[in-house]
RNA sequence: CCGUGCUAGAUGGGGAGCUAGCGGUGCCCUGUACCCGCAACCCGCUCUAGCGGGGUCGAAUUCCCUUUCGAGGCCAAGUCCUGUGGAAUUCACGGCGAAACGUAGUGUUGAAGGCAGGGUCCUGCGCGGCGGGGAACUGUGAACCCGGUCAGGACCGGAAGGUAGCAGCCGUAAGCAGAAUUCUUCGGGUGACGCGGGGUCGCCUUGCCGGAGCUAACGGUCGUCGCAGAGCCGGAGGCCCUUGGUCGACAAAGGGUGCACGG
Repeated sequence: CCGUGCUAGAUGGGGAGCUAGCGGUGCCCUGUACCCGCAACCCGCUCUAGCGGGGUCGAAUUCCCUUUCGAGGCCAAGUCCUGUGGAAUUCACGGCGAAACGUAGUGUUGAAGGCAGGGUCCUGCGCGGCGGGGAACUGUGAACCCGGUCAGGACCGGAAGGUAGCAGCCGUAAGCAGAAUUCUUCGGGUGACGCGGGGUCGCCUUGCCGGAGCUAACGGUCGUCGCAGAGCCGGAGGCCCUUGGUCGACAAAGGGUGCACGG
């Protein structure tokens, strides 16, 4: 160096989860990798690997070690988004107030302020108007129980004469009706009316004094109260975007690896 037979070892690995811990079944990743039985209301084990049985390869492309790369998983933090609770320092919004910087308006044809009068308010009286009632006025108005005159007729009387009285006529009471007016009385959601008293200084108006400001609509400023949209604080969830940590398959590089026999 070659050949044969062995042995160690290999025949997938990893992540989360479960668990006192570990391995496995189940989930996921990697990517191709012997078979059978068992396992989530789990199975097995106790320190290093599923347990039980049966195969194959075998000292190297395949085993072991180190380094690199790195799929993927997990943890934490952050950005962004969506609910939720809170607080009221800031912004926004709303109410109120102050001031008068700007715009605007107003003012020497006289602002602010002051004084006086009138109106607006209350009340009394008068006058007018309107409405209701009454009276005056006009007409009508009684079979008898209203009046006058009472034909005829009736009654009394010897007569003269007297008495009552229907119809008719005239008139009238209550009543009914009318009305252009007059008087009186009562009333009011009555008046471009008159006279008086009171009251308020809020508004309007007039006069006088005064002699340059006034108003605060809009913008800006300040204060205060409110609200909780933005921002802030706490907590929850989502997105799978960023950062850090951790484990890490596949892959790449470097190194290492036994015994026996024969030639």
Predicted 3D model of a 263-nucleotide RNA (Bacterial large signal recognition particle RNA) from a soil metagenome.
It matches the Rfam family "Bacterial large signal recognition particle RNA". The family's RNA type in Rfam is non-coding RNA gene.
The sequence is in RNAcentral, with records from MGnify.